[in-house]
RNA sequence: GAUAGAGGCGCGGCCGCGAAGAGUACCCGGUGGAGGAGACAUCCAACGAAACCGGCGAAAGGCAGAGCCGCCGAGGUGUGUGCGCAGGUGUGCGGAUAUGCCGGGCUACGGGAGAACAUCCCGUGGACUCCCAUCCCCGGUAUGGAGAUGGAGGCGCUAUC
Numbered sequence: 001g002a003u004a005g006a007g008g009c010g011c012g013g014c015c016g017c018g019a020a021g022a023g024u025a026c027c028c029g030g031u032g033g034a035g036g037a038g039a040c041a042u043c044c045a046a047c048g049a050a051a052c053c054g055g056c057g058a059a060a061g062g063c064a065g066a067g068c069c070g071c072c073g074a075g076g077u078g079u080g081u082g083c084g085c086a087g088g089u090g091u092g093c094g095g096a097u098a099u100g101c102c103g104g105g106c107u108a109c110g111g112g113a114g115a116a117c118a119u120c121c122c123g124u125g126g127a128c129u130c131c132c133a134u135c136c137c138c139g140g141u142a143u144g145g146a147g148a149u150g151g152a153g154g155c156g157c158u159a160u161c
Base pairs, nucleotide, nucleotide: 001161002160003159004158005157008072010071011070012069013068014067018063027055028054029053030052031051035044036043037042039089040088075102076101077100078099079098080097081096083094084093085092086091103129104128106126107125108124109123110122111121112120113119130153131151132150133149134148135147137145138144
């Protein structure tokens, strides 16, 4: 350098029954009679605002399980620099690239997004687990099993060539 693998409630994507969103928004009628929305710019409003009553009544993002697909820095996230879409701006969404951090899931607390107690993201802690190193025991001789200590570890680890 090439090839093949391991971790396990492993990672990500797609689909979409369904729940929730929500009896909400929109629209219609009545009462009412001047405000309402917004971060700003501004917009709506006597051709009737807010509020209340009645009628009708959605959708999107996000989502459990199962299934399918691609995988084992899988992926997630911070920052910088371009690009595309929406928008009046602020901004939001998506992707590319450079770089930093993170082995993994679970869980508690705190913070953020969200309609939400769902779910996702970030930080800290806890036990567990995988990897490596050292010591030690078993031994059927190994990618073996058990125990202890330590490290922080994926640009890593194991096997073969």